[in-house]
Context: one part of a larger RNA
RNA sequence: GGAUGAACGCUGGCGGCGUGCCUAAUACAUGCAAGUCGAACGAGGCAUUUUUGUAGUAAUACGGAAGUGUCCUAGUGGCGAACGGGUGAGUAACGCGUUGGUGACCUGCCCCAAAGUGUGGGAUAACAGUUCGAAAGAGCUGCUAAUACCUCAUGUGAUUAUCGGCUUCAGAAACCGAUAAUUAAAGGAGUAAUCCGCUUUGGGAGGGACCUGCGUCCCAUCAGCUAGUUGGUGAGGUAAUGGCUCACCAAGGCUACGACGGGUAAGGGGCCUGAGAGGGUGACCCCUCACAAUGGAACUGAAACACGGUCCAUACACCUACGGGUGGCAGCAGUAGGGAAUAUUGCACAAUGGGCGAAAGCCUGAUGCAGCAACGCCGCGUGCACGAUGAAGGCCUUCGGGUCGUAAAGUGCUUUUUUGGGAGAUGAGCAAGGACAGUAUCCCAAGAAUAAGUCUCGGCUAACUACGUGCCAGCAGCCGCGGUAAUACGGAGGGUGCAAGCGUUACUC
Numbered sequence: 001g002g003a004u005g006a007a008c009g010c011u012g013g014c015g016g017c018g019u020g021c022c023u024a025a026u027a028c029a030u031g032c033a034a035g036u037c038g039a040a041c042g043a044g045g046c047a048u049u050u051u052u053g054u055a056g057u058a059a060u061a062c063g064g065a066a067g068u069g070u071c072c073u074a075g076u077g078g079c080g081a082a083c084g085g086g087u088g089a090g091u092a093a094c095g096c097g098u099u100g101g102u103g104a105c106c107u108g109c110c111c112c113a114a115a116g117u118g119u120g121g122g123a124u125a126a127c128a129g130u131u132c133g134a135a136a137g138a139g140c141u142g143c144u145a146a147u148a149c150c151u152c153a154u155g156u157g158a159u160u161a162u163c164g165g166c167u168u169c170a171g172a173a174a175c176c177g178a179u180a181a182u183u184a185a186a187g188g189a190g191u192a193a194u195c196c197g198c199u200u201u202g203g204g205a206g207g208g209a210c211c212u213g214c215g216u217c218c219c220a221u222c223a224g225c226u227a228g229u230u231g232g233u234g235a236g237g238u239a240a241u242g243g244c245u246c247a248c249c250a251a252g253g254c255u256a257c258g259a260c261g262g263g264u265a266a267g268g269g270g271c272c273u274g275a276g277a278g279g280g281u282g283a284c285c286c287c288u289c290a291c292a293a294u295g296g297a298a299c300u301g302a303a304a305c306a307c308g309g310u311c312c313a314u315a316c317a318c319c320u321a322c323g324g325g326u327g328g329c330a331g332c333a334g335u336a337g338g339g340a341a342u343a344u345u346g347c348a349c350a351a352u353g354g355g356c357g358a359a360a361g362c363c364u365g366a367u368g369c370a371g372c373a374a375c376g377c378c379g380c381g382u383g384c385a386c387g388a389u390g391a392a393g394g395c396c397u398u399c400g401g402g403u404c405g406u407a408a409a410g411u412g413c414u415u416u417u418u419u420g421g422g423a424g425a426u427g428a429g430c431a432a433g434g435a436c437a438g439u440a441u442c443c444c445a446a447g448a449a450u451a452a453g454u455c456u457c458g459g460c461u462a463a464c465u466a467c468g469u470g471c472c473a474g475c476a477g478c479c480g481c482g483g484u485a486a487u488a489c490g491g492a493g494g495g496u497g498c499a500a501g502c503g504u505u506a507c508u509c
Base pairs, nucleotide, nucleotide: 001509002508004506006505007504008503009502010501013380014379015378016377017376018375019373020372021338026336027335028334030333031332032331035079036078037077040076041075043073044072045071046069047068048067049066050065051064052063053062054061055060086291087290088289095216096215097214098213100211101210102209105208106207107206110204111203112202113201114200115199116198117197118152120150121149127142128141129140130139131138132137157183158182159181160180161179162178163177164176165175187196188195189194217263218262219261224254225253226252229251230250231249232248233247234246235245236244266288267287268286269285270281271280272279273278293314294313295312296311297310316327317326318325319324344370346369347368348367352366353364354363355362356361383413384412385411386410393404394403395402396401418446419445420444421443422442423441427436453498454497456495457494458479459478460477464493465492467490468489474481475480
């Protein structure tokens, strides 16, 4: 000198774009953050249309039946909830980065292609009744539907077994053919055309899993470590290879090219610095990983061993009728605590994206915006011109004067900004629909009006005098100043630097 997610002191006009719990992965009141589909299904409610019964002269009142619905609701069912969002505790590891491999693998939705979608059945929630319980909730009896569940048929195919061929560096891994066995399906909307689905199979895209070479911090005051340990055979398990697990057999395996142990730490793209080499760092943004009060486990599913799912244990907190229950902000706000220190319990789904839906649409603290903070970067302003009697006043003085100083006053001008008034977007696509927002921007008017500080002046280092103090009070980054003429302390006048900032501290090159 540069840099910062900074903090502190003094000061503070505006705008744009960013950034904002680095500490306690501490504990959390409250609200919201994942729903959606009635074009899968039965039921209930509501509205409406038609018709009808009883009472009544009628108005009307109380019902019954059928239809419709752009309507609402809990439930069955489907898809989603494994994405998106947060955090960095753990992890020195195939975790990450990069290079390859899978002849050892999986893949919902999406795209392409081929074939099919036939026939039956039994339940169950909702609902009704009833029982237990303070509640959370649970049991029993009875009824009912489906794209829920289960048979049977068909088998283009697929799988398994046996056989033959082809192919490969290599293993029946793929491919071709034969025989046998096993194995599918669901309907909905529409007058219809048709569309949306469903089943089996092949391919693709995107996604994932595993293996591998190389790279990946400090300590040797850590030198030996290891029994599922290292390998083999067989079996189990997995989508799949493998001591992944198990039985048996062998005695191996790693290590000074640092094993093992201890400490520290998410990794990378990047970021800062530097001429570079290097050093430091991993906030924001992007990719990957890990975690979800702590520890463990599986279920469902294409995918989880699952932040706002389940079960168990533990600690903590809350409710309780004391029998028993409930909870998990490292989502967005917000609270307490900790700390030098870090924001609103805001608006909107208008845009972009996501989930569901045929669609209309619904949901979305993702996201878009607004609020707070000079926390950072960038830009603008706090006037411009003329103006000497060099006014008054301050300070210094050799008492002549010098300086603040064209500075002020005064005269003329301008209006960025400010205030007031008026107009007023783009972002929105075929139409409508804008949170931001009456914002940005434009026009008019008023009036220099609303706007300057901070550090420093001994040398390094740009900038000096007088007074006060008297090794005191104090200063200080280093050298060092101060004991009676201190350019070094204190206030004053003047000057230098930077400027809506300036200085200090911390950290790093």
Molecule: small-subunit ribosomal RNA, 5' domain
Organism: uncultured bacterium